[in-house]
RNA sequence: AGUUUAUCAAGAGUGAAGGAGAGAUCAGGCUCAAUGAAUUCACAGCAACCUGCAUGCUCAUACAUGCAAGGUGCUUCUACCUGCAAAGCAUUUAGCUUUGGGUGAUAAGAA
Numbered sequence: 001a002g003u004u005u006a007u008c009a010a011g012a013g014u015g016a017a018g019g020a021g022a023g024a025u026c027a028g029g030c031u032c033a034a035u036g037a038a039u040u041c042a043c044a045g046c047a048a049c050c051u052g053c054a055u056g057c058u059c060a061u062a063c064a065u066g067c068a069a070g071g072u073g074c075u076u077c078u079a080c081c082u083g084c085a086a087a088g089c090a091u092u093u094a095g096c097u098u099u100g101g102g103u104g105a106u107a108a109g110a111a
Stems, first nucleotide, its partner, number of pairs: 003109006013043005021032003026083004044075003049071002051068006079103001084100006
């Protein structure tokens, strides 16, 4: 890098360094940014995927609930929105809604 499974409308920021971009990529829109972007570091926090513990159930695994926070992850806007397909609604202006897909991110696993 590819692959499988799960999740992605909730939640959680200050300081220092840095110095012009950022919201994955491309296009359109929208937004953030010299009252300081990306990035790095420190500390703090959020969450609970893996993990540990307890209880219930079980032959056992599994499963459910709770607690903790060791391994990750995350801390502007739904993954910022749309893009492809289908259905529904509206209708002479190409819009709205829903579902699915695609792409991506994170976790865990297998080879």
Overview:
The RNA shown here (SAM riboswitch aptamer (S box leader)) has 111 nucleotides and comes from Bacillus coahuilensis p1.1.43. RNAcentral records the identical sequence in 2 taxa. The source organism's lineage runs through Bacteria, Bacillati, Caryophanales, Bacillaceae and Bacillus coahuilensis. Its mean pLDDT, the model's own confidence on a scale to 100, is 81.